Context: one part of a larger RNA
RNA sequence: UUCUCAUUAAGGAACUCGGCAAAAAAGCGAUCGUAAGUUAGCGAUAAGAUCUGCCUCGAGCAAUCGAGGCCGCAGCGAAAGUAUCUCUGGCGACUGUUUACCAAAAACACAGCUCCCUGCGAACUCGUAAGAGUAUGUAUAGGGGGUGACGCCUGACCGAUGCGAGAAGGUUAAAACUGGGGGUGAACUUGGAGCAAUCCGGGUUGGCUCGCUGGUUGAAGCCCUCGUCAAUGUCAGCGGUAACUAUAACCGUUCUAAGGUAGCGCAAUUCCUUUUCGGGUAAGUUCCGAAGCGCACGAAUGGCGUAACGACCGGAGAACUGUCUCAAUGAGAAGCUCG
Numbered sequence: 001u002u003c004u005c006a007u008u009a010a011g012g013a014a015c016u017c018g019g020c021a022a023a024a025a026a027g028c029g030a031u032c033g034u035a036a037g038u039u040a041g042c043g044a045u046a047a048g049a050u051c052u053g054c055c056u057c058g059a060g061c062a063a064u065c066g067a068g069g070c071c072g073c074a075g076c077g078a079a080a081g082u083a084u085c086u087c088u089g090g091c092g093a094c095u096g097u098u099u100a101c102c103a104a105a106a107a108c109a110c111a112g113c114u115c116c117c118u119g120c121g122a123a124c125u126c127g128u129a130a131g132a133g134u135a136u137g138u139a140u141a142g143g144g145g146g147u148g149a150c151g152c153c154u155g156a157c158c159g160a161u162g163c164g165a166g167a168a169g170g171u172u173a174a175a176a177c178u179g180g181g182g183g184u185g186a187a188c189u190u191g192g193a194g195c196a197a198u199c200c201g202g203g204u205u206g207g208c209u210c211g212c213u214g215g216u217u218g219a220a221g222c223c224c225u226c227g228u229c230a231a232u233g234u235c236a237g238c239g240g241u242a243a244c245u246a247u248a249a250c251c252g253u254u255c256u257a258a259g260g261u262a263g264c265g266c267a268a269u270u271c272c273u274u275u276u277c278g279g280g281u282a283a284g285u286u287c288c289g290a291a292g293c294g295c296a297c298g299a300a301u302g303g304c305g306u307a308a309c310g311a312c313c314g315g316a317g318a319a320c321u322g323u324c325u326c327a328a329u330g331a332g333a334a335g336c337u338c339g
Stems, first nucleotide, its partner, number of pairs: 001334008010325002014323001019320001029051004037042001039149001053070007071075001084318007091310002096108002112147007124133003150305004155235003160232002162228005169223003175217006181210004186205008236254005263297001264294001275291005
């Protein structure tokens, strides 16, 4: 000097990002007593108060109770083990699950709600297939997506994208059929030259072939029509106006598929911003309650509430303390010296 413990005057969170760590209360017993709120179950062992030993007598089967007495600062005389409490917000309803070894949470799941698919050889998944799971199930079933108890609710928009339905028209492949063209064999016929062999052409028929080119027929799809937002998503601007001022119920105008409804709002969202006002403090960028021109909330990527619950995250208080003012002392172990 460090580590592990123990104690401490006066103060008592002044420490610190933060009461982190430590301390303290209580001691799961008995008797009383117990608020707001509430989903009437809870909250709740709320909180809080008092009692607790031993001796004698009495009652009682006993637990235990009553009366009297005794001692101590202290009677569950506490070794182990064993809740600190209260008020108020945020988030998530809850119990649960998770990053084995830096994250346990507000993340995931969840019951409930809702949408889509599926009539059974089901949809869906695995497999080339046979086949298997689903399921020895059958729409109160099975699969998939979203939201996430409960309460009150869930507004407008189908123009875009997606999905579903439709079929009049447009466009549209391979392929099939049918023409033209090129190339190349064959057979027959015919013209010219030549004595002939042969050479140069023409026509007809029937083949093979081409990465050439028209026409006709030709499905889904796309274009098109309608529907659908608890599908992906979107939910304006400018100017003026009231008998103080200010503001604008109101009016005009442009654009749009439609212009953000209810509720909430400086918020886990607010840049300006330590917004403004109120509360709490002597003093409060945090906190609580309100206000609202919301830079850039908003309704199942759910909105707003909500009792209970939480090793969650903020704010305040009681108790308590070496966290601190401000350090001191003691015990043990390292370090150091010798071996």